This is a predicted complex of two RNAs, RNase P RNA and transfer RNA, with 460 nucleotides together.
Rfam match: Bacterial RNase P class A. Rfam describes the family as follows. Ribonuclease P (RNase P) is a ubiquitous endoribonuclease, found in archaea, bacteria and eukarya as well as chloroplasts and mitochondria.
[in-house]
RNA sequence: GAAGUUCGUCAGGCAGUCGCGCUGCGCCUUGUGCGCACCGAGGAAAGUCCGGGCCCCGCAGGGCAGGAUGCCGGCUAACAGCCGGGCGCUAUAAGUCGAAAGACCCAAGGCGACGGAAAGUGCAACAGAAAGCAAACCGCCGAUGGCUCCGCAAGGAGAUCAGGCAAGGGUGAAACGGUGUGGGUAAGAGCCCACCGCUGUCCUGGUAACAGGGCAGGCACGGCAAACCCCAUCCGGGGCAAGGCCAAAUAGGGGGGCGUUGAUGCGGCCCGCAGAGCCCCCGGGUAGGCUGCUAGAGCUCCAUGGUAACGUGGCGCCGAGAGGAAUGACUGCCCCGCAUCCGCAAGGGUGCGCGACAGAACCCGGCUUAUCGACGAGCUUCCCAA
RNA sequence: CUGCCCGUAGCUCAACUGGAUAGAGCAACGGCCUUCUAAGCCGUAGGUUAGGGGUUCGAUUCCCUUCGGGCAGG
Numbered sequence: 001g002a003a004g005u006u007c008g009u010c011a012g013g014c015a016g017u018c019g020c021g022c023u024g025c026g027c028c029u030u031g032u033g034c035g036c037a038c039c040g041a042g043g044a045a046a047g048u049c050c051g052g053g054c055c056c057c058g059c060a061g062g063g064c065a066g067g068a069u070g071c072c073g074g075c076u077a078a079c080a081g082c083c084g085g086g087c088g089c090u091a092u093a094a095g096u097c098g099a100a101a102g103a104c105c106c107a108a109g110g111c112g113a114c115g116g117a118a119a120g121u122g123c124a125a126c127a128g129a130a131a132g133c134a135a136a137c138c139g140c141c142g143a144u145g146g147c148u149c150c151g152c153a154a155g156g157a158g159a160u161c162a163g164g165c166a167a168g169g170g171u172g173a174a175a176c177g178g179u180g181u182g183g184g185u186a187a188g189a190g191c192c193c194a195c196c197g198c199u200g201u202c203c204u205g206g207u208a209a210c211a212g213g214g215c216a217g218g219c220a221c222g223g224c225a226a227a228c229c230c231c232a233u234c235c236g237g238g239g240c241a242a243g244g245c246c247a248a249a250u251a252g253g254g255g256g257g258c259g260u261u262g263a264u265g266c267g268g269c270c271c272g273c274a275g276a277g278c279c280c281c282c283g284g285g286u287a288g289g290c291u292g293c294u295a296g297a298g299c300u301c302c303a304u305g306g307u308a309a310c311g312u313g314g315c316g317c318c319g320a321g322a323g324g325a326a327u328g329a330c331u332g333c334c335c336c337g338c339a340u341c342c343g344c345a346a347g348g349g350u351g352c353g354c355g356a357c358a359g360a361a362c363c364c365g366g367c368u369u370a371u372c373g374a375c376g377a378g379c380u381u382c383c384c385a386a
Numbered sequence: 387c388u389g390c391c392c393g394u395a396g397c398u399c400a401a402c403u404g405g406a407u408a409g410a411g412c413a414a415c416g417g418c419c420u421u422c423u424a425a426g427c428c429g430u431a432g433g434u435u436a437g438g439g440g441u442u443c444g445a446u447u448c449c450c451u452u453c454g455g456g457c458a459g460g
Stems, first nucleotide, its partner, number of pairs: 001382010012334007020040002023037005028031001042357001046368002049366005054239004066235005071085005086114001087112004095104003115230002120228002122224002137169002139165003144162002147158004177196004182192002197219001198217008243291004253282006264274003298317002301314005335355001336353007387459007396412004405443001414430005436452005
């Protein structure tokens, strides 16, 4: 420097004009008012898929049911998240082989709901002889028993009825370890042997998952648990319309007083008329108001421990809180992208886009999804130079 | 705010605990019948099973995620 790949940051900037909303203050014309001041969205505010804070209710302790999680270690308030590690699968470049097709080996990377199938129950269509316990269609064999023929006999030849085999073919997603120009056999077969794999056990390394090695065993134990299930761990219910405080009018409730010997009403009094209720206090609830409410598991920088996630300490910083809900538009310049022209180049001119996704409603940590672009960093491979 | 359900042909519905060509009625198209139409009879086409991913030998069915629609409670 190129290619690949993985992370992180930003989310156009400045100025002017007009507008929108909450709050505070002021004014008078008292209302959907006017003026001034301050403040006014995000990395996802989204989906509401997980986890917590907070608040109310419940709760001696234990169990059942139900749900969630599931390699190992760590982080954390917690998690299905994050970090590191293990194991498995996998892609591309480079490389090797090759005439090519392609094959091998496969970097950084990517993916993994990766506990248990020797506790039990279940499932496997079609094909196929056979689908979970072993089975024989084609095939191989003719050792053994029987048959036919030859032979005096020993024996030999033939066919394959019984039988033996599981190598080869065929079916299937899957057929009871694999490879071998090894041995063995009638033919075969872990039947025996070598190597690979597997199982058991021991040793070593590692906190562990696991890895490496020694010894023993011919090999048993197929797949599916995002089928039921088993094991281990965790989980009480509800949600800011939680909850707390203040508290009308009207109608109920409780207590007291007055009242058919007329309370009370008919605007103050009398008459008259109507007439069984009227007055006071208390308490609960509703409307409504206040609160919860935004300074927090907060952010930046530095130091420090740690591979990292993250922890600890220090300096500094912040400012929507909202009632169904405001945060926008225009103009100019700059930035960015695209096209085009001039120029050897640096650069300059013109035009277009006029800059993505989107929109707080108690708060926070994650995940997922949407997203125009710009910038930065790490890792791997290759090339060049020293 | 919370809980739950659904999405299959143009329309309405099936496919029973996963099993191979996803079926039926109506509609559409073609033919027969009829003078013509309707009805009737015969036949044909039509499906990203809402989109994507995963588990499995195999997915409409099981799991995750996104989108759309609906119901219930406060």